[in-house]
RNA sequence: GGUUCUGUGGUCUAGUGGUUAUGAUAUCGCCCUUACAAGGCGAGGAUCGGCGGUUCGAAUCCGCCCAGAACCA
Numbered sequence: 001g002g003u004u005c006u007g008u009g010g011u012c013u014a015g016u017g018g019u020u021a022u023g024a025u026a027u028c029g030c031c032c033u034u035a036c037a038a039g040g041c042g043a044g045g046a047u048c049g050g051c052g053g054u055u056c057g058a059a060u061c062c063g064c065c066c067a068g069a070a071c072c073a
Base pairs, nucleotide, nucleotide: 001072002071003070004069005068006067007066010025011024012023018056027043028042029041030040031039049065050064051063052062053061
């Protein structure tokens, strides 16, 4: 340099054009316990890597850019 793939709460992850973006874990609060852990209930936290485009409507489709990975040279 070329090709392909990936980017979504702190971390991991679901989503394949249309209702309020899903779950786990972590954090915080309450219950339980003499206490801790485990367990139960609840809460906060992501405008989906960036900028444009298509569309009535985009995390999702298209273009460019950024970061990372694999392969080729």